A computed fold for a 534-nucleotide part of an RNA from Flavobacteriales bacterium CG18_big_fil_WC_8_21_14_2_50_32_9, annotated as large-subunit ribosomal RNA, domain I. The prediction has a mean pLDDT of 84. Lineage of the source: Bacteria > Pseudomonadati > Bacteroidota > Flavobacteriia > Flavobacteriales. Rfam family: Bacterial large subunit ribosomal RNA. Rfam links the family to the GO terms structural constituent of ribosome and ribosome. The sequence was found in a public genome assembly.
Context: one part of a larger RNA
RNA sequence: CGUACGGUGAAUGCCUUGGCUCUCAGAGGCGAAGAAAGACGUGAUAAGCUGCGAUAAGCUACGAUUAGGUGCAAAUAACCUGUGAGUCGUAGAUUUCUGAAUGGGGCAACCCAACUGAUAGAAGAUCAGUUAUCCUGUAAAGGAAGCAAACCCGGAGAACUGAAACAUCUAAGUACCCGGAGGAAGAGAAAACAAUAGUGAUUCCCUAAGUAGCGGCGAGCGAAAUGGGAAAAGCCCAAACCAUAAAUGUUUCGGCAUAUAUGGGGUUGUAGGACUGCGCUGUGGACAAUAAACUAAUAAUAGAAUCUAACUGGAAAGUUAAACCAAAGAAGGUGAAAGUCCUGUACAUGAAAUUAGUAUAUUACCUAGCAGUAUCCUGAGUAGCACGAAACACGAGAAAUUUUGUGUGAAUCCACCAGAACCAUCUGGUAAGGCUAAAUACUACUGAGAGACCGAUAGUGAACUAGUACCGUGAGGGAAAGGUGAAAAGAACCCUGAACAAGGGAGUGAAAUAGAACCUGAAACCGUACGCUU
Numbered sequence: 001c002g003u004a005c006g007g008u009g010a011a012u013g014c015c016u017u018g019g020c021u022c023u024c025a026g027a028g029g030c031g032a033a034g035a036a037a038g039a040c041g042u043g044a045u046a047a048g049c050u051g052c053g054a055u056a057a058g059c060u061a062c063g064a065u066u067a068g069g070u071g072c073a074a075a076u077a078a079c080c081u082g083u084g085a086g087u088c089g090u091a092g093a094u095u096u097c098u099g100a101a102u103g104g105g106g107c108a109a110c111c112c113a114a115c116u117g118a119u120a121g122a123a124g125a126u127c128a129g130u131u132a133u134c135c136u137g138u139a140a141a142g143g144a145a146g147c148a149a150a151c152c153c154g155g156a157g158a159a160c161u162g163a164a165a166c167a168u169c170u171a172a173g174u175a176c177c178c179g180g181a182g183g184a185a186g187a188g189a190a191a192a193c194a195a196u197a198g199u200g201a202u203u204c205c206c207u208a209a210g211u212a213g214c215g216g217c218g219a220g221c222g223a224a225a226u227g228g229g230a231a232a233a234g235c236c237c238a239a240a241c242c243a244u245a246a247a248u249g250u251u252u253c254g255g256c257a258u259a260u261a262u263g264g265g266g267u268u269g270u271a272g273g274a275c276u277g278c279g280c281u282g283u284g285g286a287c288a289a290u291a292a293a294c295u296a297a298u299a300a301u302a303g304a305a306u307c308u309a310a311c312u313g314g315a316a317a318g319u320u321a322a323a324c325c326a327a328a329g330a331a332g333g334u335g336a337a338a339g340u341c342c343u344g345u346a347c348a349u350g351a352a353a354u355u356a357g358u359a360u361a362u363u364a365c366c367u368a369g370c371a372g373u374a375u376c377c378u379g380a381g382u383a384g385c386a387c388g389a390a391a392c393a394c395g396a397g398a399a400a401u402u403u404u405g406u407g408u409g410a411a412u413c414c415a416c417c418a419g420a421a422c423c424a425u426c427u428g429g430u431a432a433g434g435c436u437a438a439a440u441a442c443u444a445c446u447g448a449g450a451g452a453c454c455g456a457u458a459g460u461g462a463a464c465u466a467g468u469a470c471c472g473u474g475a476g477g478g479a480a481a482g483g484u485g486a487a488a489a490g491a492a493c494c495c496u497g498a499a500c501a502a503g504g505g506a507g508u509g510a511a512a513u514a515g516a517a518c519c520u521g522a523a524a525c526c527g528u529a530c531g532c533u534u
Stems, first nucleotide, its partner, number of pairs: 001531007013519001014483002018454002020451007027443002029147002037098003040053003044076002048072002059092007068080003103112003113131007133144004151182001152180004162169001166216001192199002203230004213221002234435003237379001241264005247258004269413001271378004275372004284366002288363004293358006300349002306322001308321004323340002325329001331343003384408008415430005470477002490518001493505004
């Protein structure tokens, strides 16, 4: 060096309990009736996980299912069970201590109280209940707090970076922080757009368009109308006026005035309303409660067709031959590859209890016109303006529009605002009060499914007692670790041995070079035997 046979080692192949990314549907919250998260307990034996809470792998009722059952998880013991255990679903009971933690304190899971009641009960002791703070309320009482993945609204708000440096600018109103809400949020029924023609709340998508523009006119930023779709829904106050109540002022005691509260009235731009006259118990409704009905969800029931033959094999679902079902030839399992073996699947059926939805009925609630026009009302420290800022695609610009810190400060329908400085004409609208479903965003969670996604150094950090072990004072960091066999049939018995080590026989098995350090078992590396070479 070669060949053969081994050891070690774990790659590779095959597998999948687990992941990843989506789709559809549901649900979109839990919490002082004590949550989320935990500590400590709890089993015949019990360290971990799971479940549960001193009634402690559980208690009760109702319903479903069923002959077995006492979790992962073997074993023994002892039990339960057709007087229905166990399992599944619904509704309850119990639910130590900590934790918003709330009687006070505290180094969380501990310590110490007060009041009322109970135990023969005066003291002590034990047990039960109450006792935190803030807001509303005369009180009775009610509410809040804390947690949770993203989505949403508001407040506050960077830098790296890019500009090939850097300061305006960009990154970006992003990250981070704080507050708040909902199943969505926000926006929303024109003081809007438009342009001589018209549209008719808001939101979202496509387009317009990388256009018009903005910009150390650098880097970059970047619309809107229109058009096409999705979805469609509109309403309520304040005021004028009327009434009532009690208060204050005044009084010639008849009242009058003022501000307040409540009720009626009323709600808009071709202006409307009050007011005056006439008319009107009809029409429609988007909301709530109750009733019975139906549908669905939360257990389930039932469910066709080869116990076919031969062959190979350890084993048939394979091969050959012959049958059958199909509203079921989705899938998984079964000793290899099964429509007809099992669980299922299609179709059909089903609820004592709880929940959701649908339409109906009843009740409650809301909802209308015509004419006249003398007078009254129609949101004020508001609109606007000046200065300083911010938002608008728009960096102060010729800069409209929106917001507002300081100052100033109108008009009142013969009015006011807008149409990108400003003015006129014209056109459109009616600010300074409020509510509003759907179309849209998201997925911690539940169910069903999908994948030219991964297959144990991959895929989640985690296929396994994983946010575990371990590290760190702490914030925090953070693993490794899957596979015997169809079935434990997991090797009785014998031998070597100090042996409860290890091995050799024997036995099981299809296989033991499948022997628990267990599928396959590459290479590096280490041997044994033989051969060749120097």